[in-house]
RNA sequence: GCCCGUGUAGCUCAGUUGGUAGAGCAGGUGACUCUUAAUCACUUGGCCGGGGGUUCGAAUCCUCCCGCGGGCA
Numbered sequence: 001g002c003c004c005g006u007g008u009a010g011c012u013c014a015g016u017u018g019g020u021a022g023a024g025c026a027g028g029u030g031a032c033u034c035u036u037a038a039u040c041a042c043u044u045g046g047c048c049g050g051g052g053g054u055u056c057g058a059a060u061c062c063u064c065c066c067g068c069g070g071g072c073a
Stems, first nucleotide, its partner, number of pairs: 001072007010025004019056001027043005049065005
């Protein structure tokens, strides 16, 4: 330099014909318990890496950048 993959909650990841952003863990509150742990219920948290474009509507499609991983030179 070229090619491929990837970037979504604090962490690990779903989100598959474009149509309200989700799960598990973690955090908070409560129940239970003599207490802790475990368990159960409820709950907080995201402008989907950044800019631009297409569209009535974009995490999703197009384009240019940036980060990370891999391959070829």
Description: Transfer RNA from a Fidelibacterota bacterium, 73 nucleotides, folded computationally. Its Rfam family is "tRNA". About the family: Transfer RNA (tRNA) molecules are approximately 80 nucleotides in length. The family's RNA type in Rfam is transfer RNA. It was read from a public genome assembly. Model confidence (mean pLDDT): 81 of 100.